[in-house]
RNA sequence: GCGGGAUUAACUCAGUGGUAGAGUGCUAGCUUCCCAAGCUGGAAGUCGCGGGUUCAAAUCCCGUAUCCCGCU
Numbered sequence: 001g002c003g004g005g006a007u008u009a010a011c012u013c014a015g016u017g018g019u020a021g022a023g024u025g026c027u028a029g030c031u032u033c034c035c036a037a038g039c040u041g042g043a044a045g046u047c048g049c050g051g052g053u054u055c056a057a058a059u060c061c062c063g064u065a066u067c068c069c070g071c072u
Stems, first nucleotide, its partner, number of pairs: 001071007010024004018055001026042005048064005
C1' cells in the first nucleotide's frame, strides 16, 4: 500500500429501511431475623465520527478513526 472483519447501555451481545432491545451489572420495592437466592418495577444510548440517498437510516452509499486478520 491492497483486501476483509469488528465498533450499539457500565460489560457481553442481538437487531439487514418503519417505536433502539436482551442477559449480566446498577437502583427501588416485595420476601427474609439478617445475607444470599427469588419476584416486580426503574434508570442508563448523539448506534465510533462526518457527510449523502430516502417520507423514514443502527441498517443502504461515500469518506474517516481505532482494533483484529490476511496479502504485498